[in-house]
RNA sequence: CAAUUUCUUGUGUCGAAGCCGCAUCGGCGUUGAUGCGGCGCGGGGGAACCAAAUAUUAGGGGCGAAUCAAGAUCGAGGAACACUUUCAGAGUUCCAGCCCGUCAGCUAACCUCGUAGGCGUUUUUGAAAGACAUG
Numbered sequence: 001c002a003a004u005u006u007c008u009u010g011u012g013u014c015g016a017a018g019c020c021g022c023a024u025c026g027g028c029g030u031u032g033a034u035g036c037g038g039c040g041c042g043g044g045g046g047a048a049c050c051a052a053a054u055a056u057u058a059g060g061g062g063c064g065a066a067u068c069a070a071g072a073u074c075g076a077g078g079a080a081c082a083c084u085u086u087c088a089g090a091g092u093u094c095c096a097g098c099c100c101g102u103c104a105g106c107u108a109a110c111c112u113c114g115u116a117g118g119c120g121u122u123u124u125u126g127a128a129a130g131a132c133a134u135g
Base pairs, nucleotide, nucleotide: 011120012119013118014117018039019038020037021036022035023034024033025032040115041114042113043112044111045110050105059103060100061099062098063097067076068075077095078094079093080092081091083130084129085128086127087126088125089124090123
């Protein structure tokens, strides 16, 4: 110096999954882990009115971008990609997984649940608005 592994710090990314406080754990400290609470963010249930009205085993429904169609090859549509948002175009990749348990349209009040996990993407062209930096 390079590579691998571990720990820590920093910087980003998909996602609602962040911030603060208290307690416990650890020989001490830092970082952290776990539990609880608050704020913020996200989801579900749940009137009237409206909708649906012929639905109910071919069960039905929810989270999520992750769905439809075809039949043996191709499609349609959707999602991600380093300042942010929108529009148009190109490029690369993805379209999973899980849950409820016979049951749920919308839905004020109200009730209730979650606040994880995985990654290093740093590809761009044009226009518009903004943010930041420099002069």
This is a predicted structure of a 135-nucleotide RNA (c-di-AMP riboswitch aptamer (ydaO/yuaA leader)) from an Acidobacteriota bacterium. The source organism's lineage runs through Bacteria, Pseudomonadati and Acidobacteriota. The coordinates come from a structure-prediction model, not an experiment, and the mean pLDDT is 78.